Predicted 3D model of a 74-nucleotide RNA (transfer RNA) from an uncultured Bacilli bacterium. The sequence was found in a public genome assembly. Its mean pLDDT, the model's own confidence on a scale to 100, is 81. Rfam family: tRNA. The family's RNA type in Rfam is transfer RNA.
RNA sequence: GGAGCUUUAGCCAAGCGGUAAGGCAAGGGACUGCAACUCCCUGAUCCCCGGUUCGAAUCCGGGAGGCUCCUCCA
Numbered sequence: 001g002g003a004g005c006u007u008u009a010g011c012c013a014a015g016c017g018g019u020a021a022g023g024c025a026a027g028g029g030a031c032u033g034c035a036a037c038u039c040c041c042u043g044a045u046c047c048c049c050g051g052u053u054c055g056a057a058u059c060c061g062g063g064a065g066g067c068u069c070c071u072c073c074a
Stems, first nucleotide, its partner, number of pairs: 001070007010024003018054001026042005047063005
């Protein structure tokens, strides 16, 4: 220098154009003599900017971070 993959909550993770599942952790509540267990409830600027669209986490362009490969130099 070139190429591929990847970025969603504190952590893991689903999603594949119709407005973001689930698990763990955390907080609140029920239960309990107090707890534990169990159950209920709560939480998202989908890395950033722009574009396409009635509508974008999703498609397109640019940028940034991470992982990997190739080439060159040494």